[in-house]
Context: one part of a larger RNA
């Protein structure tokens, strides 16, 4: 820009893409078959490999505004307690998130028409013959079935609702993140509000804070699962979502 008024929401599916892998073991059964050696079809069950998708409960990794320990030095006048720097100073753990080595799931079953092939009936050719007329069986391939996209499918589809006037709706702006290079997408239709921050409570992590008291000559120990705690969960208008602007109105 088009789809012939403009919108919001929900959709149909022409078409396209993805997926389709495979092993071992048990059983049927040491059966059928075979002199024996050997040794099945068909069917049922169990456990895997590789591959793919999703997720973070567990396991594992990461963690640069979490917790603790510790060295040197410097600063806060000194002690105590702390801040800075030294690869994040080093070391031990670690929430959320993101990941895989972790967890869950998937291929199947089924249907149709067939290929090679195997058949039935059957003439031409009194026989025979799967074929000439006719009928059947038959593959990981093909078409469906499963998943995803999909009406610029210009063949531009459908349904419901809204607006009949500076309207419905949208954009900018603002607070943001389940999104993200930008854009886009999503949330708050922004005070008729839980969108972010703060605060409260909890969870999680770390591992018994500081101060004071007691004990010990002292290093230290005890009073104490203490103190602190990012991204997590629930709540709470305390702070900020202000003020507004623009687009949009019919052969």
């Nucleotide at each position: 820009c088009g789809u012939u008024a403009g919108a919001u929401a929900u959709u149909u599916g022409a078409g396209a893409a993805g997926g389709g892998c495979u092993g071992a073991c048990c059983u049927u059964a040491g059966u059928a078959c075979g002199a024996g050696a050997g040794g099945a079809c068909c069917g049922g069950g169990u456990c895997g490999g590789a591959c793919g998708c999703a997720c973070c409960u567990c396991c594992a990794g990461u963690a640069c505004a979490c917790c603790a320990g510790u060295u040197g030095u410097u600063c806060c006048g000194c002690c105590a307690g702390g801040g800075g720097c030294a690869u994040a100073g080093c070391u031990g753990g670690u929430u959320a998130g993101c990941u895989g080595u972790g967890u869950g799931c998937g291929g199947u079953u089924u249907u149709g028409a067939u290929a090679a092939a195997c058949g039935c009936u059957g003439a031409a050719a009194g026989c025979a013959u799967c074929u000439a007329a006719g009928c059947g069986u038959g593959a990981a391939a093909c078409a469906a079935g499963c998943u995803u996209c999909a009406a610029g499918a210009u063949g531009a589809g459908a349904u419901a609702u809204c607006u009949u006037u500076u309207a419905a709706g949208g954009u900018c702006a603002c607070a943001u993140g389940c999104a993200g290079a930008c854009u886009a997408c999503a949330u708050g239709u922004u005070u008729u509000g839980a969108u972010a921050g703060g605060c409260c409570a909890g969870g999680u992590g770390u591992g018994u804070a500081a101060g004071c008291g007691c004990c010990g000559c002292g290093a230290g120990g005890c009073g104490u699962g203490a103190g602190c705690u990012a991204a997590c969960u629930g709540g709470u208008a305390c702070u900020a979502a202000u003020a507004g602007a623009c687009c949009g109105u019919a052969g």